This is a predicted structure of a 74-nucleotide RNA (transfer RNA) from a Candidatus Micrarchaeota archaeon. Its mean pLDDT, the model's own confidence on a scale to 100, is 81. The sequence was found in a public genome assembly. The organism belongs to Microcaldota, within Archaea. Its Rfam family is "tRNA".
[in-house]
């Protein structure tokens, strides 16, 4: 220098190809119930689509340009 893959709550992982429900689930966190207390269990709550632009009635998803990480070639 060229090509490819990936990027979603604190951590992990679906939904993307085939655009449309309030972005789901596990764990963690906060509160409550329960317990002498703790743990476990149950209930409730807060928290995320890497950035910018475009297409569209509608974008996590499609398109373009960036950024970061990883892999291959030179």
């Nucleotide at each position: 220098g060229g090509g490819g893959a990936u990027g979603u709550g604190g951590g992990g992982u679906a939904a993307c190809c085939u655009g449309g429900u309030u972005a789901g689930c596990c764990u963690g966190c906060g509160g409550g119930c329960u317990u002498u207390g703790g743990g476990a269990g149950c209930c409730c709550g807060a928290g995320a689509u890497c950035c910018c632009g475009g297409u569209u009635c509608a974008a996590a998803u499609c398109c373009g340009g960036g950024c970061a990480u990883c892999c291959c070639c030179a």